[in-house]
């Protein structure tokens, strides 16, 4: 650093004691117990594995590609769309504001 996703899904219990939702701004969570830490329990197809189907290659034995399936091996994840929003553009609005679209950051996963 590139590339692909982010409106879908899934919480108990012990331990811990005041935070936590990247980051700034809102606006939530949180002593009816925050970060964290163990243990279970689960949700999920990015890798891997398997499984069949279509096209394509071929040294006939396989590989490649596309779409599907089935699973917890390897990652991840279990409040709020990525909780909104920040920067640029359009559209409605007298204003307040309200909506689409693209970025940027970020998160995870592949190299």
């Nucleotide at each position: 650093c590139u590339c692909a996703u982010c409106c879908a899904g899934a919480g108990c219990g012990g331990g811990g004691g005041a935070g936590g939702g990247a980051c700034c701004g809102g606006c939530c969570c949180a002593g009816u117990g925050a970060a964290c830490c163990c243990g279970c329990c689960g949700c999920a197809a990015c890798c891997g594995u398997c499984c069949g189907g279509a096209c394509g290659g071929c040294a006939c034995g396989c590989c490649g590609u596309c779409a599907g399936g089935a699973g917890a091996g390897g990652u991840g994840c279990g409040a709020a769309g990525u909780c909104c929003g920040g920067c640029c553009c359009c559209c409605c609005u007298c204003u307040c504001g309200g909506g689409a679209g693209g970025g940027a950051a970020g998160a995870u996963g592949a190299g």
This is a predicted structure of a 111-nucleotide RNA (SAM riboswitch aptamer (S box leader)) from a soil metagenome.
The prediction has a mean pLDDT of 83.
The RNAcentral record of the sequence draws on MGnify.